[in-house]
RNA sequence: GCGGCCGUGGUCCAGCCUGGUUAAGACCCGAGCUUCCCGAGCUCGUGACGCGGGUUCGAAUCCCGCCGGCCGCACCA
Numbered sequence: 001g002c003g004g005c006c007g008u009g010g011u012c013c014a015g016c017c018u019g020g021u022u023a024a025g026a027c028c029c030g031a032g033c034u035u036c037c038c039g040a041g042c043u044c045g046u047g048a049c050g051c052g053g054g055u056u057c058g059a060a061u062c063c064c065g066c067c068g069g070c071c072g073c074a075c076c077a
Stems, first nucleotide, its partner, number of pairs: 001073007010027003020057001029045005050066005
C1' cells in the first nucleotide's frame, strides 16, 4: 500500500441484511424491600450508537471520506 472483519453505557453483547414512535438484554453501580448483619433474592433507577459529510419526512441501520483495532496479502534494495 491492497483486501476482509469489527467499533453501540464502566464491561460484554443484540439490533444493521429489509431505515420508522422512547435503542433490547446481561454484569457492574445507585436507591428501596427483605434480613440481626452480610450475601442471595425481588422492585425501581442512572448511563451508550468512533468522527465528519451525504441521501431521506425520518439514519445505530443506506452511501462517501476519515480515525482506531484485529486478520490476511504485498513491499522490505
Transfer RNA from a Hadesarchaea archaeon, 77 nucleotides, folded computationally. Its mean pLDDT, the model's own confidence on a scale to 100, is 82.